[in-house]
RNA sequence: UUCAUCCAGAGUAACGGAGGGACUGGCCCUAUGAAGUUACGGCAACCAUCUGGGAAGUGCUCCUUUCCAAGAACGGUGCUAAGUCCAUCAGGCACAUGCCUGAAAGAUGAA
Numbered sequence: 001u002u003c004a005u006c007c008a009g010a011g012u013a014a015c016g017g018a019g020g021g022a023c024u025g026g027c028c029c030u031a032u033g034a035a036g037u038u039a040c041g042g043c044a045a046c047c048a049u050c051u052g053g054g055a056a057g058u059g060c061u062c063c064u065u066u067c068c069a070a071g072a073a074c075g076g077u078g079c080u081a082a083g084u085c086c087a088u089c090a091g092g093c094a095c096a097u098g099c100c101u102g103a104a105a106g107a108u109g110a111a
Base pairs, nucleotide, nucleotide: 001111002110003109004108005107006106011040012039013038014037015036019029020028021027024087025086026085041080042079043078046076047075049072050071051069052068053067054066055065056064057063084105088103089102090101091100092099093098
């Protein structure tokens, strides 16, 4: 940089000792213990692997490629308060100050 996903899901303990939720504003979490580190769990299914199925091929019990799974979960990541906690911009709907679509910003994965 490109593509995909982001209304689901999942935590305890020890050390630590005041911050944290990306930024700004709000609103929250936090001495009934923040960040961080460690240990052991868990969630999920992006990649890899395996299983099942479909399609295609100059291959013909088989093999290769590709697609699907409301399949598995040993491996590589990731995640484990609140919708990405909420917003901003554009368009639309509704008029209680809310809803929908898209964009932006951000996060994660793959290339």
RNAcentral holds the sequence, with entries from MGnify. SAM riboswitch aptamer (S box leader) from uncultured Acidaminococcus sp., 111 nucleotides, folded computationally. The prediction has a mean pLDDT of 79. The organism belongs to Acidaminococcus, within Bacteria.